Bacterial RNase P class A from a Pseudomonadota bacterium, 367 nucleotides, folded computationally.
Its Rfam family is "Bacterial RNase P class A". The family's RNA type in Rfam is ribozyme. Its family is annotated with dimeric ribonuclease P complex, tRNA processing and ribonuclease P activity in the Gene Ontology.
The RNAcentral record of the sequence draws on ENA.
The gene name in the source record is rnpB.
[in-house]
RNA sequence: GGGGUCGGCCGAGCGGCCGCGUCCGGCUGAGGAAGCCGGAUGAGGAAAGUCCGAACUCCACAGGACAGGGUGCUCGCUAACCGCGAGGUCCGCUGACCAGCGGAACGGAAAGCGCCACAGAAACCAUACCGCCCCCUUGGCGGGGUAAGGGUGAAAAGGCGGGGUAAGAGCCCACCGACACCCGCCGUGAGGUGGGUGACCGGCAAGCCCCACUCGGAGCAAGGUUAAGCAGCAGGGAAGGGUUAUAACCCGCGAGAUGGUCCGUCUCGUUUGACCUGCGGGUAAACCGCUUGACGGCGACGGCAACGGCGCCGCUAGAUGGAUGGCCGCUUAGAAACAGAAUUCGGCUUAUGAACCGACCCCUGCC
Repeated sequence: GGGGUCGGCCGAGCGGCCGCGUCCGGCUGAGGAAGCCGGAUGAGGAAAGUCCGAACUCCACAGGACAGGGUGCUCGCUAACCGCGAGGUCCGCUGACCAGCGGAACGGAAAGCGCCACAGAAACCAUACCGCCCCCUUGGCGGGGUAAGGGUGAAAAGGCGGGGUAAGAGCCCACCGACACCCGCCGUGAGGUGGGUGACCGGCAAGCCCCACUCGGAGCAAGGUUAAGCAGCAGGGAAGGGUUAUAACCCGCGAGAUGGUCCGUCUCGUUUGACCUGCGGGUAAACCGCUUGACGGCGACGGCAACGGCGCCGCUAGAUGGAUGGCCGCUUAGAAACAGAAUUCGGCUUAUGAACCGACCCCUGCC
């Protein structure tokens, strides 16, 4: 000097002409219909994926059991969260004195079941391939002991030294390590640290499972109001009884709802028939929900931070065949990329452009 990856910040500004949506004002108009004129205003950092969490609305309030789903180190933040902040433990890299950076589905393997490729004798409770030692023996393809040595493997009997022994082995002992329990100190806690006791028991829960906490369902085409319109037909379909009465209640029977099942609960019907199945008919207009909200910006305060309360200021799309577009000029080195609201909000994830800033990496030149 050039290039790349990641993060931060920004996602053009001003003016003119034409066009479209919404709102306001004026004129025509019976009119708040419709038309014309004027003015104001009109996509995003992700509006996206619809992956989490909520607000809001409705469902005969959703109780119990079983089944099923979700979450899973700690403390805090938040309306809530599979979110965020701070921390702990373990792992990896750098550095090697402190430490720094990155990652983790990070409850439980001493309840039980299951699995552990290949290799290996053996993969979890038993086992002896080679070797070593003892016995029988003329001879081994015999009997037994041994995890110290070799070999296999991602993983094999805790390491090392001594004692001990036929040879060996936590068989015994010292030290170290791991684990379990108890105690002291530090910490809100996860945990850390020190001491004591115990001879020592592989891994996988991102397999089933166990434990703790948690979960009703549907979603703005939710849902509500007004107006208009319509037509029914066929088949299936229950069991009645009691109380003083054709009403009402109780028991029974048949259905529907409680979006997994059963119980429970509620509702309807019981032949003048609930409900189920099939066919057929009508509407598809207007208004509300609808955009001021757990909202945004700035300031100071509390807190390591996420965030919180306080003060001031601001408000800027609401369509329903669905508007937000096109051209030109200036600023400028340049105006390019991803992409288009549909009830709303908080997150996560993914996509993407130029300049600048920061971290890291690569290439090249000079000293």